[in-house]
Context: one part of a larger RNA
RNA sequence: CUGGGCGUAAAGGGCGCGUAGGCGGAUACAUGUGUCAUAGGUGAAAUCCCUGGGCUUAACCUGGGAACUGCCGAUGAAACUAUGUAACUAGAAUAUAGGAGAGGAGAGUGGAAAUUUCCAGUGUAGCGGUGAAAUGCGUAGAGAUUGGAAAGAACACCAGUGGCGAAGGCGGCUUUCUGGCCUAAUAUUGACGCUGAGGCGCGAAAGCGUGGGUAGCGAACAGGAUUAGAUACCCUGGUAGUCCACGCCGUAAACGAUGAGAACUAGAUGCUUGGUGGCUAAGUCCCUUUAGUGUCGAAGCUAACGCGUUAAGUUCUCCGCCUGGGGAGUACGGCCGCAAGGUUAAAACUC
Numbered sequence: 001c002u003g004g005g006c007g008u009a010a011a012g013g014g015c016g017c018g019u020a021g022g023c024g025g026a027u028a029c030a031u032g033u034g035u036c037a038u039a040g041g042u043g044a045a046a047u048c049c050c051u052g053g054g055c056u057u058a059a060c061c062u063g064g065g066a067a068c069u070g071c072c073g074a075u076g077a078a079a080c081u082a083u084g085u086a087a088c089u090a091g092a093a094u095a096u097a098g099g100a101g102a103g104g105a106g107a108g109u110g111g112a113a114a115u116u117u118c119c120a121g122u123g124u125a126g127c128g129g130u131g132a133a134a135u136g137c138g139u140a141g142a143g144a145u146u147g148g149a150a151a152g153a154a155c156a157c158c159a160g161u162g163g164c165g166a167a168g169g170c171g172g173c174u175u176u177c178u179g180g181c182c183u184a185a186u187a188u189u190g191a192c193g194c195u196g197a198g199g200c201g202c203g204a205a206a207g208c209g210u211g212g213g214u215a216g217c218g219a220a221c222a223g224g225a226u227u228a229g230a231u232a233c234c235c236u237g238g239u240a241g242u243c244c245a246c247g248c249c250g251u252a253a254a255c256g257a258u259g260a261g262a263a264c265u266a267g268a269u270g271c272u273u274g275g276u277g278g279c280u281a282a283g284u285c286c287c288u289u290u291a292g293u294g295u296c297g298a299a300g301c302u303a304a305c306g307c308g309u310u311a312a313g314u315u316c317u318c319c320g321c322c323u324g325g326g327g328a329g330u331a332c333g334g335c336c337g338c339a340a341g342g343u344u345a346a347a348a349c350u351c
Stems, first nucleotide, its partner, number of pairs: 004322003007305002012319001014202004021195003025088001027086005034080001035077004040072003049065006091192001092189005097183003103178007110155001115151008126137002163170002207248006216242002221237004259318006267296002278293005300307002324351003333344004
């Protein structure tokens, strides 16, 4: 390289936007780029292959042929491909009318209750914690109980294999700005499309920088237990952090362990007695359609498990990735980062 693969065996990029590139609906005409045909030129010789000959054979040498799969211009073909022109509407997009939604950003705001702290009242000896305890708190009045105040964080019920988002993710309420999606019927544009190396952006948690904030929780740390030991599990405390603003980091079992887009391929469906209803949104309108989201399952696929119109079925286009285990996602170098580190990524050796 070919071939074969990527749910779980090695292998789908964390996700999107998009450049180059690759691929691309349907009609007519033209051109003749690729393509095909015909004959010609060239493709040195040797080698390789076929078939003869010469050394006793062979290697070797030698005659002839074929081949040299290529290139060049010429003539022709016009289905496909390409280009141009004209025209099309099934892809795509826009407009109109509606619809659902924890989609995003900013600002404001709420309290039934809980927590902690503080103040005040009542009140007296315990509280707390555990398997059992102790450390700890408490006669300087704790815990309990009543009233008041403050603060921070999170938003019970609703809540649902419910919804929205490309993914990460998103949940009190109000409002401003804003992205996407869906449905119905028309109208408009007329292939404007799909994918996407590089590139750019987004990207949980933890972590980092500066400034704030700090109720609860809580790495580190301290103490008490347990234990042979206990740098743990359990307990009492508790700093970073968790929260906010701005800026970095760029990784996760970033998972559906399943890249994106398109086409095609049976269906079924529940919990009461007859029928219907899985759920969400919309329309027509009471039975179906569309979009999404579950379960079970025909064919088919699969090593099996299982997947099964939301495919892991049957095909097409484009990208990413894999090639025995360890060494190793490491070393070195490059790039990025304040650092932590990330990314790209070997070899010796070994089984």
Molecule: small-subunit ribosomal RNA, central domain
Organism: uncultured prokaryote